[in-house]
A computed fold for a 333-nucleotide part of an RNA from a Gammaproteobacteria bacterium, annotated as large-subunit ribosomal RNA, domain IV. It matches the Rfam family "Bacterial large subunit ribosomal RNA". Rfam links the family to the GO terms ribosome and structural constituent of ribosome. NCBI's taxonomy places the organism under Bacteria, Pseudomonadati, Pseudomonadota, Gammaproteobacteria. The full RNA is in RNAcentral, with records from ENA.
Context: one part of a larger RNA
RNA sequence: UAGAUUGUUAGGGAAAUCGGCAAAAUAGAGCGGUAACUUCGGAAUAACGCUUGCUUGGAAUCUUUGCGGUUAAACGCGGGGGAUUCUAAGUUGCAAUAACUAUGUGCACCCGACUGUUAAAUACAAACAUAGCUUUCUGCAAGACCGAAAGGUUGUGUACAGAAAGUGAAUCCUGCCCAGUGGUAGUCAGUCAAAACCGGGUUCAACCGGACUAAGCUCUACUAAACGGCGGGAGUAACUAUAACUCUCUUAAGGUAGCCAAAUGCCUUGUCGUGUAAGUUACGACGUGCAUGAACGGAUCAACGCGGUGCAUACUGUCCCAACAUUCUCUCC
Numbered sequence: 001u002a003g004a005u006u007g008u009u010a011g012g013g014a015a016a017u018c019g020g021c022a023a024a025a026u027a028g029a030g031c032g033g034u035a036a037c038u039u040c041g042g043a044a045u046a047a048c049g050c051u052u053g054c055u056u057g058g059a060a061u062c063u064u065u066g067c068g069g070u071u072a073a074a075c076g077c078g079g080g081g082g083a084u085u086c087u088a089a090g091u092u093g094c095a096a097u098a099a100c101u102a103u104g105u106g107c108a109c110c111c112g113a114c115u116g117u118u119a120a121a122u123a124c125a126a127a128c129a130u131a132g133c134u135u136u137c138u139g140c141a142a143g144a145c146c147g148a149a150a151g152g153u154u155g156u157g158u159a160c161a162g163a164a165a166g167u168g169a170a171u172c173c174u175g176c177c178c179a180g181u182g183g184u185a186g187u188c189a190g191u192c193a194a195a196a197c198c199g200g201g202u203u204c205a206a207c208c209g210g211a212c213u214a215a216g217c218u219c220u221a222c223u224a225a226a227c228g229g230c231g232g233g234a235g236u237a238a239c240u241a242u243a244a245c246u247c248u249c250u251u252a253a254g255g256u257a258g259c260c261a262a263a264u265g266c267c268u269u270g271u272c273g274u275g276u277a278a279g280u281u282a283c284g285a286c287g288u289g290c291a292u293g294a295a296c297g298g299a300u301c302a303a304c305g306c307g308g309u310g311c312a313u314a315c316u317g318u319c320c321c322a323a324c325a326u327u328c329u330c331u332c333c
Base pairs, nucleotide, nucleotide: 002329003328004327006325007324008323009322011320012319015318020315028052029051030050031049032048037042039169053091054090055089056088057087058086059085060084061083062082063081064080065079066077067076068075092096104313105312106311107310108309109308110307111305112304116128117127132167133166134165135164136163137162138161143154144153145152146151171299172298173297175230176229177228180227181226182223183222184221185220186219189218190217191216197210198209199208200207231249232248233247234246235245258292259289270286271285272284273283274282
């Protein structure tokens, strides 16, 4: 001189910063008190407030022990000790959970219901799982899986079972489309290979042709909690605007209930409102939504979360703006 470590800082108190990151603050126990919301269990240690050491008295209750009492108890009296509670006075200190120990809190929104699990070495999450819900296959020598087979697993189980998928608690719900792709079932007919058959051909063959035919395909239905999909253009109301209404093209059907500039909205810092002196964030609304939408689940939601976002309060060296101290190290001597 520089870096790190641990502390303390007047006044201000997030002005610092992507962001209160880090630090500070809170804290135990007793008593009082405790909201919205809610699946009535919770939320909740909600929040918020008071008290807390030691000494000496007083009172009550319980207990132990002796005596009386009693058939035995109950009960009464006395002494010493112990425990608990209430109460008063005094007393020390700046301060009594004096050290250590020991939640900051509240209001909203998004996501995931929850406890749980996870990329050993940058990700602990909104991802995975989950209970619940739904579909498909399967009557057991089954279905599914492993194996070339023998055989094995599920299972020494039997549909309240097993296997394969999807969704993801509860609550309210889950619309329309089977044209395409798939699946299931059916099927007079059409198409349809080889072999065998018939004809030609070959000295025998090869070879050529014909007819017949299985599954499959064509075909006919069903099936979307199967893969998936869910329109456009005009006109119209006695201010204007808008269009309940009408016309038209077109599709398998034309997005229903809901929800939204949402983790989904390009334009976009959309427009309006709330909060701030000032708000690309946040919340509440609006909705011709580039490109929302119903188990690819839609909406809602108490509780929960080392999740994400915004606000408030407390608190602070994050900052205004730095200073001093502690310990360790670097550099130089």
The coordinates come from a structure-prediction model, not an experiment, and the mean pLDDT is 85.